[in-house]
RNA sequence: GCAAACCAGCGGAAACGCUGGGACGGCAAAGCAAGGGGCCUACGGCGCACAGGCGCUAGGGCAGCCCAGCUACCG
Numbered sequence: 001g002c003a004a005a006c007c008a009g010c011g012g013a014a015a016c017g018c019u020g021g022g023a024c025g026g027c028a029a030a031g032c033a034a035g036g037g038g039c040c041u042a043c044g045g046c047g048c049a050c051a052g053g054c055g056c057u058a059g060g061g062c063a064g065c066c067c068a069g070c071u072a073c074c075g
Stems, first nucleotide, its partner, number of pairs: 001027002006021006024064001031070002035067003038062003044057005
């Protein structure tokens, strides 16, 4: 210096994000960025069922899961 869980408001179909509060026997890149892997969600689409629904799927998300890339601070 940052800010997990949790709480409130707002956005979103959701995952989740933003703002404020709050700090994890948290982080020395917990800065940027979805290229590779991984994980989460499934509005829409496809299939099954046709009773409620179920399965598959990223074009959505996670950088505080790992690797690679870019930039920077402290010791």
Description:
The prediction has a mean pLDDT of 85. Predicted 3D model of a 75-nucleotide RNA (c-di-GMP-I riboswitch aptamer) from a mouse gut metagenome. The RNAcentral record of the sequence draws on MGnify.